[in-house]
This record gives sequence, structure tokens and C1' cells, in this order.
RNA sequence: GAAGGGGGGCGGCGGAUCGCUGCAUCCUUUAAUGGAUGUGGAGGAAAGUCCGGACUCCGUAGGGCAGGGUGCCGGGUAACACCCGGGUGGAGUGAUCCAUGGAUAGCGCCAUAGAGACGGAGACCGCCAUAGAUGGCAAGGGUGGAAAGGUGAGGCAAGAGCUCACCAGCAUCGGAGCAAUCCGAUGGCUUGGUAAGCCCCACCUGGAGCAAGGGCAAGCAGGAGCUUGGGUGGCCCGCCCGAAAGCUCCGGGUAGCCCGCAUGAGGGGUGCGGUAACGCACUCCGUAGAUUGAUGAUCCGCCCCGACAGAAUCCGGCUUAUAGCCCCCCUUCGUUU
RNA sequence: CGGGGAGUAGCGCAGGUGGGAGCGCGCCUGCCUUGGGAGCAGGAGGCCGGAGGUUCAAGUCCUCUCUCCCCGA
Repeated sequence: GAAGGGGGGCGGCGGAUCGCUGCAUCCUUUAAUGGAUGUGGAGGAAAGUCCGGACUCCGUAGGGCAGGGUGCCGGGUAACACCCGGGUGGAGUGAUCCAUGGAUAGCGCCAUAGAGACGGAGACCGCCAUAGAUGGCAAGGGUGGAAAGGUGAGGCAAGAGCUCACCAGCAUCGGAGCAAUCCGAUGGCUUGGUAAGCCCCACCUGGAGCAAGGGCAAGCAGGAGCUUGGGUGGCCCGCCCGAAAGCUCCGGGUAGCCCGCAUGAGGGGUGCGGUAACGCACUCCGUAGAUUGAUGAUCCGCCCCGACAGAAUCCGGCUUAUAGCCCCCCUUCGUUU
Repeated sequence: CGGGGAGUAGCGCAGGUGGGAGCGCGCCUGCCUUGGGAGCAGGAGGCCGGAGGUUCAAGUCCUCUCUCCCCGA
């Protein structure tokens, strides 16, 4: 320098004027309110709502079954389907990337084609013996996504793990590792696929969701049916509530205000522990809160001429969308020293 | 904001546990009729909303995504 691999960050900037909205102070008004000044005011995804939690309620949610979820091993975390480290297999010269429980526990399925589709079964062409019926065989051919481990040699009437060498796999034993797993020895030669079909094993799991839920105010009209028990939003046990309560349907009224509601598993820096994710200690910072729903409009200057896109209870992730720019680490090749 | 459901022919809908894409109405052609309708016979029309994956094989199973509908103070 070229070609790549991995990770992180930014997401127009500065100024003026006029607006919107939260908070604080002051002024005005009986009050509602209005005004002035100061100050704060969207994102890396605020999105999809796919996971996990916090929080709240369901008169406890305790056990069992069913259902659902996760899935190599170890660690991190409030928790996770997330993250970190490792294992195995595959791709690449490499940095690196992709995949990930179990198919000798059992059941189901494997269309068409094919002789035969799971059982250690079966023989269409073929090979061998024989004159033939028949018998022996599975190397080669054919069908198929898949047909009794692969390559080579010996052997045989022809053949075959029938025998041998190497390789793949399985079982047993020994060693290493917390473990997944790896290494070595021995053995019989060897027992398809599908678990994003049921299932098995291990672990997790009560349900609903801020329109949760609570307070204040205003307003209305009740009627019918059901249960004698009701609740625990699948079932059983258990537990809880009740002596008058609950449920369902039809009808009527309200469509207002306040709390929940933003200091939180918060962010930056330094040190220590750890390979890392992360944890601990000290120190600093103060950072949206609407409810017809606030971030805009106009003008000026600059540049690389600006993508995807707008909070609604909050937080940690994942996924999806995204113009362009910057930084760090690594690999291969070439050149120079 | 939260919760749930559905996308298959022009329209309305089927397709338990993966192997043939179907039904009714509509459309086209022919017959019947003086003509039309009805009827009879035949036919065309789809890649199952989109993308990726699992599998030998996907409308069906899994993941992501787009559109539409319903319910909830």
C1' cells in the first nucleotide's frame, strides 16, 4: 500500500426572532387563570411487543397432575431465549465465521420410484455351482434424500469384516479436566433419517396487566336469570371468604381532576479482584414527564448538504429500519528498511 | 397504551397428526332458445401476504417482517 476479519463511537453544527411544554421565583386575580424572569425539554433504535424483571392488584400464589418455556459445558446477572469463557463439528491460507441435549427408553411417519424403506429384513439386473428345477452370494449395476461403515490387500466356486492394515463409529477399562469433552489401550467388527412429530432427561414457570391499582368529585333506574355456596382465570387436594353474598345478560349514568409518574438493578472517572462478562470500594454529576397529548417555524453562516425515525409506568436484552463519518485491534499478500 | 385474531383463484371459504392445492359463486367456449335467463357439457384462472430456516420434501413446523380486523377506562 492492497484485499479482508472483529469491535467501539457519532447521527449536522453555531447564532437571531417568534412559538409549545415541565419546574422554580415574583406580580395580578376572590378563585380558576393570566403575565414576567430564569432553567430543563426525545432515540440509538423512543419501533416490533419477541423475551426477562421491577411495580400493582387478584381476600396467599402450599402440594400434585396437566400445560408452557429453555436446551453442549462452566461462569456472569435482579432475571432472561441475553452476555462472557470453553468444548465438539463444518467453512476459510488466515484473522474469523456458522451450527449446537438425547434416535441401543418407547411410539409414529418416511409419499412417488424401487425387489426391498427399518427388520438386522430383502434379491430386479447380475456373479457362482448344476443339463435344468433349484441352491449359494451381495462385489458391481439399477431406484431413491436415504439400501448392512470406507479404502486397499489376502481369500473364495462366486462372494462377504470371512481375515489383515489404516481410517470413522460404538462398548469397556485407565488417565487429564469442576464439566462439556479429550488422550491411550482392548474388544466384537458396526445397531438409517426425523425430536422447529409425540416423547425422554435436566432446569424454570400462579394469573393479569399502569385503560394495573388507589383517592376525590359529578351523575343514574332499574330489570331478568343462575348458584346455594363462592374465590383461588386448566383440573384435584388443600387454603381463604360468607350467612346473604356472588356471577351472567339486558338497560341507565359519567368521559372530569389528583396520585401511581421518574434518584434509577442511573451515568462518568480512578483503584482493586477476575482471562472475560462482571463485581467491590472511593469520588463526581443531576438528566423529558404530556393527557386532543409539548421539541416546531422563519432567517443567516459553515460543512461531507443530513438516513431511519418521535417518549406515554420504568428498567435489562434481542430483533428489525438506518444517508454518511470517525477510531481501535487483528489476518493475508506485496514493497522498502 | 395493552391484549387477541386473520391473510389460500375476481369474491366468500375448506385444507385433523407435512407428500394430489380444492369447493361454491363469478369468468370463457360450445349446445339448447326467435333472443335472453335458467339448464347441460367442457375449460381457464394460484406459488398459499413477504423473507429466512428445519426436513428428502413446507399452505401446514420454527424465526423475523408487512397489512387488515376485533376487544379493553

Model confidence (mean pLDDT): 80 of 100. This is a predicted complex of two RNAs, RNase P RNA and transfer RNA, with 410 nucleotides together.